[in-house]
RNA sequence: CUUAUCAAGAAAGGCUGAGGGUAAUGGCCCGAUGAAGCCUUGACAACCACUUCCUGCUAUAUGCAGGGAAAAGGUGCCAAUUCCAUCACGCUUUAGGCGUGGCAGAUAAG
Repeated sequence: CUUAUCAAGAAAGGCUGAGGGUAAUGGCCCGAUGAAGCCUUGACAACCACUUCCUGCUAUAUGCAGGGAAAAGGUGCCAAUUCCAUCACGCUUUAGGCGUGGCAGAUAAG
């Protein structure tokens, strides 16, 4: 940089000691009934890879595509919709609310 997904889901213990909620801003939440971080075990389930099964195509072997399952591996993840909003459009009962799409962000693969 490109593609896909982001309304669901998921704990405990130890160390430590005041911040944190992942661009910025404004809010609003979480936090000494221990924040963030590190370690251990466990869980959640998205991608990638491996094994196996089924179907289709090709076919000398094989290879390709799709779907499902199990174990386990590489990342990820375990408050609140990506916590909400900002930008554009539309609707409306118009300081407001709702919907859609963006911008940005996160994760995986290349």